[in-house]
RNA sequence: AUAUUGUCAGGGAAUGAUGUUCUCCCUUGUUUUUGAAAACUAAACCGCUGUAAAAAGCUGAUGACUUCUGCAAUUAC
Numbered sequence: 001a002u003a004u005u006g007u008c009a010g011g012g013a014a015u016g017a018u019g020u021u022c023u024c025c026c027u028u029g030u031u032u033u034u035g036a037a038a039a040c041u042a043a044a045c046c047g048c049u050g051u052a053a054a055a056a057g058c059u060g061a062u063g064a065c066u067u068c069u070g071c072a073a074u075u076a077c
Stems, first nucleotide, its partner, number of pairs: 009027005016068002019065002022063001029040004047058003
C1' cells in the first nucleotide's frame, strides 16, 4: 500500500409512521478549511405476469413481528 474478516456506527430491504434487532444487504470517493466540520457523491433498494416496446392484469401499508394511521370486505350496535 492492497485485499479479506471482525467490532462499533450509519443507511437500505416495491405504498405512511413508531418500536423490537430476530434476518439479510451496502458503507465508494471528491472538494473546501487553522481545526472541528461542511458541501457534493457512490452502494445496498425501487414487486410480479405480459409486450419488440406498450397496453392490460395481479399481490402487498411488515425483510419478520407489534402498535397506530389510510384503504377494502363482513358482522353487530

Fluoride riboswitch aptamer (crcB RNA motif), 77 nucleotides, folded computationally. It was read from a public genome assembly, where an Rfam model found it. Model confidence (mean pLDDT): 76 of 100.